Predicted 3D model of a 95-nucleotide RNA (Bacterial small signal recognition particle RNA) from a Myxococcota bacterium. Its Rfam family is "Bacterial small signal recognition particle RNA". About the family: The signal recognition particle (SRP) is a universally conserved ribonucleoprotein involved in the co-translational targeting of proteins to membranes. It is annotated as a non-coding RNA gene. The organism belongs to Myxococcota, within Bacteria. It is recorded under the gene name ffs.
RNA sequence: AGCUCGGCCCCAGUGACCGCGUUGCGUGAAACCCGCCAGGUCCGGAAGGAAGCAACGGUAACGUAUUCGUUGGGGUGCUGGUACGCUGAGCUGUC
Numbered sequence: 001a002g003c004u005c006g007g008c009c010c011c012a013g014u015g016a017c018c019g020c021g022u023u024g025c026g027u028g029a030a031a032c033c034c035g036c037c038a039g040g041u042c043c044g045g046a047a048g049g050a051a052g053c054a055a056c057g058g059u060a061a062c063g064u065a066u067u068c069g070u071u072g073g074g075g076u077g078c079u080g081g082u083a084c085g086c087u088g089a090g091c092u093g094u095c
Stems, first nucleotide, its partner, number of pairs: 001092008010081006017073002019070003023065005033058003041050003
């Protein structure tokens, strides 16, 4: 110096983890989330009306998982590719 193989760098694909969102389930706002308000209370001569506790339903929020998505993340895994660059090993040649 050349060749071969490998590693790093680079590209692509795919998976896991974390984050975010979604879906199901559970819990669920004590007095200060919403709705609906039994009973009772108030106004009224009456008809009616008003406020509204408990209960019930729902929402926020929290937890969870055999869900799904992610053009979010990185000292993450695997596979394939890879001109140049860096690097390790082997072989050959030359000085």
The sequence is in RNAcentral, with records from ENA.